[in-house]
RNA sequence: GUGACUCUGGAGAAGCUCGUAUACCGGGUGCCGAAGGUGCAACGCGGGGAGGACAACCCCCCGCUAAUCUCUCAGGCAAAAGGACAGAGGGGA
Numbered sequence: 001g002u003g004a005c006u007c008u009g010g011a012g013a014a015g016c017u018c019g020u021a022u023a024c025c026g027g028g029u030g031c032c033g034a035a036g037g038u039g040c041a042a043c044g045c046g047g048g049g050a051g052g053a054c055a056a057c058c059c060c061c062c063g064c065u066a067a068u069c070u071c072u073c074a075g076g077c078a079a080a081a082g083g084a085c086a087g088a089g090g091g092g093a
Stems, first nucleotide, its partner, number of pairs: 005089005014029001016028004030077003036073001037071001039069001044064006
């Protein structure tokens, strides 16, 4: 330094509607992005090709690679719970 874990802070979006009544479960419509997940760039690096006597450079192709971006699969849309991220503490390996 990383980090399990603990404490604190922590946004957004229908207390929509039907079965059927708060929740749960299933259906319908509208929405959110900050659990998780999907997709992607430049630079750089690696490989191949072309040219060339050869190397480097240049050119072409392929691969490696991100996010608070993107998609909205999952999840979510009163409260509760969850919650990326931030601050404080912080065992083991």
Model confidence (mean pLDDT): 80 of 100. Glycine riboswitch aptamer from uncultured Lawsonibacter sp., 93 nucleotides, folded computationally.